[in-house]
RNA sequence: CAGGAUAGCUCAGUGGUAGAGCAGUGGGAUCAUAAUCCAUUGGUCGCGAGUUCAAAUCUCGCUCCUG
Numbered sequence: 001c002a003g004g005a006u007a008g009c010u011c012a013g014u015g016g017u018a019g020a021g022c023a024g025u026g027g028g029a030u031c032a033u034a035a036u037c038c039a040u041u042g043g044u045c046g047c048g049a050g051u052u053c054a055a056a057u058c059u060c061g062c063u064c065c066u067g
Base pairs, nucleotide, nucleotide: 001067002066003065004064005063008022009021010020011019016053024040025039026038027037046062047061048060049059050058
């Protein structure tokens, strides 16, 4: 200097109710298990401040990670 920090994990989301896959839980199916199918729980969006009617998103500072 550049990129990044969002669910337990991997990641999306470039101003207007925070999402997906996997994992977890419950159920279906099966003689049973796995795979598969349905439903569902889980978030101070790294920390602090600012702008705005409204910020994960824009601005500033700080911390940490990668190059």
Molecule: transfer RNA
Organism: marine eukaryotic metagenome